[in-house]
Description: Glycine riboswitch aptamer from a Kordiimonadaceae bacterium, 87 nucleotides, folded computationally. NCBI's taxonomy places the organism under Bacteria, Pseudomonadota, Alphaproteobacteria, Kordiimonadales, Kordiimonadaceae. The coordinates come from a structure-prediction model, not an experiment, and the mean pLDDT is 78.

RNA sequence: UGUACUUGCGCGGGAGAGAUCAGCUUUGCUGGCGCCGAAGGAGCAACCGCCCCGGAAACUCUCAGGCAACAGGACCGCGCGAGAAAU
Numbered sequence: 001u002g003u004a005c006u007u008g009c010g011c012g013g014g015a016g017a018g019a020u021c022a023g024c025u026u027u028g029c030u031g032g033c034g035c036c037g038a039a040g041g042a043g044c045a046a047c048c049g050c051c052c053c054g055g056a057a058a059c060u061c062u063c064a065g066g067c068a069a070c071a072g073g074a075c076c077g078c079g080c081g082a083g084a085a086a087u
Stems, first nucleotide, its partner, number of pairs: 005083009018033001020032005034067003040063001041061003047055003
């Protein structure tokens, strides 16, 4: 020092599923039934590696979370930083 990598912040996009029933101190909470998967978490596994073992999904499970709006939201794009590598 520019980029691939990890990570923080900001902006934009961003799906699914009951505006369900009952109670109460009522735009919230609790409980019941029915659902969703793309916060997080867990499991199996293709595959990969330094092959003892480890890393592993958008698959699976729903503990958590969510099921009008608001908020959140994996992931994608752009911008601004930080990190340790490599040249």